This is a predicted structure of a 71-nucleotide RNA (transfer RNA) from a Clostridiales bacterium.
């Protein structure tokens, strides 16, 4: 300096344009003499800003940041 690849809960990822989901955490409860297991319930996210769409995590565009090739 040029090309690529990633961004989604507190942490690890998923998500053919059509209801944002799993696991662990964290809080309430079951259960116990008390923890801790089990069981049930709750909370909480799309990196930023346009655009295209009847509708966008998903297309497009700039933009930050991480990584990772070359030089």
């Nucleotide at each position: 300096u040029g090309g690529g690849a990633u961004g989604u809960g507190g942490u690890g990822c998923a998500g053919c344009g059509g209801u944002a989901g799993c696991a662990c955490a964290g809080c309430g409860g079951u259960c116990u003499u008390u923890g801790g297991c089990u069981c049930c319930g709750c909370u909480g996210a799309u990196a930023c800003a346009g655009g295209u769409u009847c509708a966008a995590c998903c297309c497009c565009u700039g933009u930050c940041a991480u990584c990772c090739c070359a030089g």

Overview:
The organism belongs to Eubacteriales, within Bacteria. Its mean pLDDT, the model's own confidence on a scale to 100, is 81.